This is a predicted structure of a 328-nucleotide RNA (Bacterial RNase P class A). Its Rfam family is "Bacterial RNase P class A". From the family's description: Ribonuclease P (RNase P) is a ubiquitous endoribonuclease, found in archaea, bacteria and eukarya as well as chloroplasts and mitochondria. By type it is a ribozyme.

């Protein structure tokens, strides 16, 4: 210098005029403040709310290597294994196929057991039997290779290698790695049924609470109206239920944010200091002008928070990260 890898940040700036929401004040007005990194999709998890709930089980749903973090998670961090890349590094729903069942298109004789060609033996010359070495089909066909063996062959036997299961030693908290011994040679598929382990009650702020106009039911001992009296009925009283598109609360100070130090590889945690940054309910956050530049993308809060996913013009930063070339 070029090509990459990993991580992070910004998301037009300044000023003026004028609107709108919220709050405050000394109220013909003045002041403060007013969208995002995703406010989005509503896919997970939690707070909060009301309902339900002894305990346990079935059904249903979800998760799925190991360790850690967290309020929790299907999230994050660090490892392990596998796959890809020269490499930095990236990706993976990554338990069980040696419990059972199902499925495996096309091709192929045969897809989990098979004889099409071939090879060998027999033959009544039609074929039958043996054979998985070789050929052919396929994503996948009885582990590879050599020797022995055989009628021809074959893990049929043996040596070596590969894979799997079991036992043991070492290292590691563990997943696992590596070594030894022994046995076996078993197709793949569980985001197919299924098995195993663990987790899960429902409802969502139009939740829900209070108040009220109003409506309904019961009560009606006593009292009042209708009535001559009883029954009855209406009112009053007391209790219960409903209660909209009404008002107030819920509502924004919270697992908050910023800075520093400490612990930890990290996620994260602890301590100290500082700080308050929208809260509407037909729903505000807009418009115009001036100057400048790199000429401005995706997009708009509605109970709150932690994640994931998706969209995004353009720009910036970091790395004792990688590879290649060149120069000293």
């Nucleotide at each position: 210098c070029g090509a990459g890898c990993a991580g992070g940040c910004c998301g037009g700036a300044u000023g003026g005029c004028u609107g709108c929401g919220u709050c405050c004040c000394u109220u013909u007005g003045g002041g403060a403040u007013g969208a995002g990194g995703a406010a989005a999709g509503u896919c997970c998890g939690g707070g909060c709310u009301c309902c339900a709930u002894a305990g346990g089980g079935c059904a249903g749903g979800g998760u799925g290597c190991c360790g850690g973090c967290u309020a929790a998670c299907g999230g994050c961090c660090g490892g392990c294994g596998a796959a890809g890349g020269c490499g930095a590094c990236u990706u993976c729903a990554g338990g069980g196929a040696a419990a059972g069942u199902g499925c495996a298109a096309c091709a192929g004789a045969g897809a989990g057991a098979u004889a099409c060609c071939g090879c060998a033996g027999c033959u009544u010359c039609g074929g039958c039997u043996g054979u998985a070495a070789g050929g052919g089909u396929g994503a996948a066909a009885a582990g590879g290779c050599g020797a022995g063996g055989c009628a021809a062959g074959a893990g049929c036997u043996c040596a070596c290698c590969c894979g799997c299961a079991g036992a043991g030693a070492u290292g590691g908290c563990a997943a696992c790695a590596c070594c030894u011994c022994c046995g076996c040679g078993c197709u793949g598929u569980a985001a197919a049924c299924c098995c195993c382990a663990c987790c899960c009650g429902g409802u969502g702020c139009a939740a829900g609470a209070u108040u009220g106009a109003g409506g309904g039911g019961a009560u009606c001992a006593u009292c009042g109206g209708c009535g001559g009296c009883c029954c009855g009925u209406c009112g009053c009283u007391u209790c219960c239920c409903c209660g909209c598109u009404a008002a107030u609360c819920g509502c924004u100070u919270g697992a908050g944010c910023c800075u520093g130090c400490c612990g930890g590889u990290a996620a994260c945690g602890g301590c100290a200091g500082g700080u308050c940054g929208a809260g509407a309910u037909a729903g505000a956050u807009g418009g115009c002008c001036a100057u400048c530049c790199a000429c401005g993308a995706c997009a708009g809060a509605a109970c709150c928070c932690g994640g994931c996913u998706u969209a995004c013009a353009g720009g910036c930063c970091u790395g004792a990260c990688u590879c290649g070339c060149u120069c000293u």